This is a predicted structure of a 150-nucleotide RNA (glmS glucosamine-6-phosphate activated ribozyme aptamer) from Dubosiella newyorkensis. Lineage of the source: Bacteria > Bacillota > Erysipelotrichia > Erysipelotrichaceae > Dubosiella. It matches the Rfam family "glmS glucosamine-6-phosphate activated ribozyme aptamer". About the family: This entry contains a glucosamine-6-phosphate activated ribozyme that is found in the mRNA for GlmS. GlmS is an enzyme that uses fructose-6-phosphate and glutamine to generate glucosamine-6-phosphate. Gene Ontology terms of the family: catalytic activity and regulation of gene expression. The family's RNA type in Rfam is riboswitch. The prediction has a mean pLDDT of 77. RNAcentral holds the sequence, with entries from Rfam and Ribocentre. The model forms 84% of the base pairs in the Rfam consensus.
RNA sequence: GCGAAAACGAUAGCGCCAGGACUGAGCGAUCAGUUGACGAGGACCAGAUUUUUCGAAAGAUUCGGCGGGUGAUCUGGAGGCUUGAUACAGUCUAAGUAGAUGGACAAAAACAUGUCGUGAGGCGUGAACAGAGCCAUCGAGUAUCCUCCA
Numbered sequence: 001g002c003g004a005a006a007a008c009g010a011u012a013g014c015g016c017c018a019g020g021a022c023u024g025a026g027c028g029a030u031c032a033g034u035u036g037a038c039g040a041g042g043a044c045c046a047g048a049u050u051u052u053u054c055g056a057a058a059g060a061u062u063c064g065g066c067g068g069g070u071g072a073u074c075u076g077g078a079g080g081c082u083u084g085a086u087a088c089a090g091u092c093u094a095a096g097u098a099g100a101u102g103g104a105c106a107a108a109a110a111c112a113u114g115u116c117g118u119g120a121g122g123c124g125u126g127a128a129c130a131g132a133g134c135c136a137u138c139g140a141g142u143a144u145c146c147u148c149c150a
Base pairs, nucleotide, nucleotide: 014067015066016065017064019063020035021034022033023032024031025030038055039054040053044077045076046075047074048073049072050071078093079092080091081090082089084145085144086143087142088141099138100137101136102135103134111126112125113124114123115122116121
């Protein structure tokens, strides 16, 4: 260095690098490296499909590619709610959708600074600034049956 097996650990805006860009050495071939998405939010179960939410920064790479994926749509199943029960229908997934009003929370990178590295860069610390989403109130059926009252 290659191959195999086993064990442990981590991850789900997550991992990886054959291209590109960049750094060091070298005349060069080449060798050794760096970079390759900043956080917020996100899971009922199974299957299928799908270039899979939200904003921030930048304005020459957050380019390009591979793998994975908690997203979306559809089908089936389980469950909550819409009436006391059942069925259907609708909607949602600790479970009032769309919409309206109010509220809470209020990001990280960029920047500054420290540190490590010859360097490209890595890591730490500090203050500022989002949107989606979240919470509360308003906002939803039909049929039959049961119970009570007149």